This is a predicted structure of a 680-nucleotide part of an RNA (large-subunit ribosomal RNA, domain II) from a Candidatus Dadabacteria bacterium.
Rfam family: Bacterial large subunit ribosomal RNA. Its family is annotated with structural constituent of ribosome and ribosome in the Gene Ontology.
The organism belongs to Candidatus Dadabacteria, within Bacteria.
[in-house]
Context: one part of a larger RNA
RNA sequence: GCCUGCGAGUUAUCUUCAGUGGCCUGAUUAAGCCGAAUAGGUGUAGUCGUAGCGAAAGCGAGUCUGAAUAGGGCGCCAGUCACUGGGGAUAGACCCGAAGCGAAUCGAUCUAUCCAUGGCCAGGGUGAAGCAGAGAGAAAACCUUUGUGGAGGCCCGAACCGGUCAGGGGUGAAAACCUGUCGGAUGAGCUGUGGAUCGGAGUGAAAGGCUAAUCAAGAUUCGUGAUAGCUGGUUCUCCCCGAAAUAUAUUUAGGUAUAGCCUUGUGUGAUGACUAGCGGAGGUAGAGCACUGAUUGGACUAGGGGGUCGAAAGAUCUACCAAACCCAGACAAACUCCGAAUGCCGCUGGGUUAGCACAGGAGUCAGUCGGUGGGAGAUAAGUCCCAUCGGCGAAAGGGAAACAGCCCAGACCGCCGGCUAAGGCCCCUAAAUACGAACUAAGUGGUAAAGGAUGUGAAUUGGCAUAGACAGCCAGUAGGUAGGCCCAGAAGCAGCCACCCUUUAAAGAGUGCGUAACAGCUCACUGGUCGAUGCGAAUUUGCGCCGAAAAUGAACCGGGGCUAAGUUCGUUGCCGAAGCCGCGGGUUGCGUACUUGUACGCAGCGGUAGGGGAGCGUUCCCAACGGGUCGAAGGGUUACCGUAAGGAAGCCUGGACUGUUGGGAAGUGAGAAUGCAGGC
Numbered sequence: 001g002c003c004u005g006c007g008a009g010u011u012a013u014c015u016u017c018a019g020u021g022g023c024c025u026g027a028u029u030a031a032g033c034c035g036a037a038u039a040g041g042u043g044u045a046g047u048c049g050u051a052g053c054g055a056a057a058g059c060g061a062g063u064c065u066g067a068a069u070a071g072g073g074c075g076c077c078a079g080u081c082a083c084u085g086g087g088g089a090u091a092g093a094c095c096c097g098a099a100g101c102g103a104a105u106c107g108a109u110c111u112a113u114c115c116a117u118g119g120c121c122a123g124g125g126u127g128a129a130g131c132a133g134a135g136a137g138a139a140a141a142c143c144u145u146u147g148u149g150g151a152g153g154c155c156c157g158a159a160c161c162g163g164u165c166a167g168g169g170g171u172g173a174a175a176a177c178c179u180g181u182c183g184g185a186u187g188a189g190c191u192g193u194g195g196a197u198c199g200g201a202g203u204g205a206a207a208g209g210c211u212a213a214u215c216a217a218g219a220u221u222c223g224u225g226a227u228a229g230c231u232g233g234u235u236c237u238c239c240c241c242g243a244a245a246u247a248u249a250u251u252u253a254g255g256u257a258u259a260g261c262c263u264u265g266u267g268u269g270a271u272g273a274c275u276a277g278c279g280g281a282g283g284u285a286g287a288g289c290a291c292u293g294a295u296u297g298g299a300c301u302a303g304g305g306g307g308u309c310g311a312a313a314g315a316u317c318u319a320c321c322a323a324a325c326c327c328a329g330a331c332a333a334a335c336u337c338c339g340a341a342u343g344c345c346g347c348u349g350g351g352u353u354a355g356c357a358c359a360g361g362a363g364u365c366a367g368u369c370g371g372u373g374g375g376a377g378a379u380a381a382g383u384c385c386c387a388u389c390g391g392c393g394a395a396a397g398g399g400a401a402a403c404a405g406c407c408c409a410g411a412c413c414g415c416c417g418g419c420u421a422a423g424g425c426c427c428c429u430a431a432a433u434a435c436g437a438a439c440u441a442a443g444u445g446g447u448a449a450a451g452g453a454u455g456u457g458a459a460u461u462g463g464c465a466u467a468g469a470c471a472g473c474c475a476g477u478a479g480g481u482a483g484g485c486c487c488a489g490a491a492g493c494a495g496c497c498a499c500c501c502u503u504u505a506a507a508g509a510g511u512g513c514g515u516a517a518c519a520g521c522u523c524a525c526u527g528g529u530c531g532a533u534g535c536g537a538a539u540u541u542g543c544g545c546c547g548a549a550a551a552u553g554a555a556c557c558g559g560g561g562c563u564a565a566g567u568u569c570g571u572u573g574c575c576g577a578a579g580c581c582g583c584g585g586g587u588u589g590c591g592u593a594c595u596u597g598u599a600c601g602c603a604g605c606g607g608u609a610g611g612g613g614a615g616c617g618u619u620c621c622c623a624a625c626g627g628g629u630c631g632a633a634g635g636g637u638u639a640c641c642g643u644a645a646g647g648a649a650g651c652c653u654g655g656a657c658u659g660u661u662g663g664g665a666a667g668u669g670a671g672a673a674u675g676c677a678g679g680c
Stems, first nucleotide, its partner, number of pairs: 001680006011091013026048003032042003052059002062074004094233002097230001101223006112197009121187001123156003126152001130148006160184003165180004199215001201211003236615006246259005260364002262361007272352001274350007286338001287336002292332002296328003301322001303321002305318005367392010397408003412585004417581003423575003426560003432572001434571006445562001451546002455543007463535002472529005478502003483497003508523001512521002586605009616669001618666010634653005640647002
């Protein structure tokens, strides 16, 4: 892991509600006793009901409050005893699961420390004290040196004790090992045997270490089915309805209570959703600046700063700051002179299938995405917090390549029938290589901004132009004058000021290059040539271009591929879903008929938690009727029947029990619980 078997809402008492039954102004017995005894009889103690209200005195279909005859509160309308079922309470109370707490008992054959008595430590090195000799010294002592000596928690290193580092092992050879390496190795050493100390206790050179593979309190048994607001699991079928992830409170936040939302029953009887009209309250969106604030420019002008004059007082100026008033502009969740649409409340209609009250049973209190209005954040987040609507949750089907929450659409069952929705119609791939008009050249389509650009289409505005425009080519582009100033110089062209006049077809006190300054080239401007439904400028707009760098491999068209099979506008077809229609069938509710279980009609039948209803099957019991050695149960197999759980029949096997119908009672249904036992 698989298979087989076992495996979880039970029982008792009390209580509440529903169903069924008995009796009913009453209902009923309990213990006990009798009993051929779970029956039945007896037993009337007791319980519930028959009157309530008030704190009470008390009064009484009323009573309490109250001054009240008012108002209000609680009352005045059948119960009771059983059985069955749904809840609740008390019990282990659906099952399994702690870490733990307490009591008693057993452990020091492991290990910690201690006691008694024994054992063990190859070999080598170093060479303390002491002692002796020698030197020096008159001598003793001190000192030096040689020898002797053999100290040491001394040194090196086996046994022995340990366990540093690395590798291996890690379903091991081993529930702590192997190999190499390494520490101690006469000591606070190691070790044999016997003995002592233990569970809040021992022992501990102290690590919370060790106390029998167990230690921040051993093991075993008991209290014990401890408790678990936690996790997991909880077994047959079909039918009807169908949630919530919110509010308030909580030593509360993953729990619970009440309400909200679901379901079942009873009652009520048009009260509900929606919609039309009418009547209301309101201060949002928007807008506005009349208030409160904030705010730009100007005008005007208090006050202040600064300058000048003045001894001061003060006067005066001001390209400074600036209140109030005025003009123009403009901002606000906590501004409003204004002010919607919706929504909300009420009334009257329409309309349909809800609403409301009471009672029984729940589940839900972790939500999530999308659109819209906001707050928080960074006008970040698949972010957090509200509101409102939709979906998912609990929703399958079609579309979006794939894709809970997007778009379309809500699956009772069957059909080799039809029509459509979203979305599509070149091939993959069902349906247009459809039609008309235009745009795009970028594979734009098939990612993105500020910004940039004679891309290209459309519209518009005002200019120039056959009295010849625009571009090109030929020619001119002068004089006063080198304007004045400044300057070393300043001559159109460093800079400052001015920017005139004349001759002209036209020519600036000069557009650019250039020079040290001149010179030189050029432009504006003019003539000629050329010859145009043309030229140049600007605005708005459609579609494109650049801007454009990411990590495994093309790599955001699903792919092929497409110049339309892209984009825009218009048109006609078709495809396309579990939608709708058609045909057949089932079932629920309501209605109408009666032959009261049928027919017809109408409306339904997605579904998690959950509520309600109807059934199938298993074991045993009672009754009736059956089957069976001419073969029961069980096992195997098959093309049968039923909407399902399931049920027959035939054949084979098997070899002795078993079925149907009507009732009754439960150890009553297995795939999951790191379930339990066995087998493989």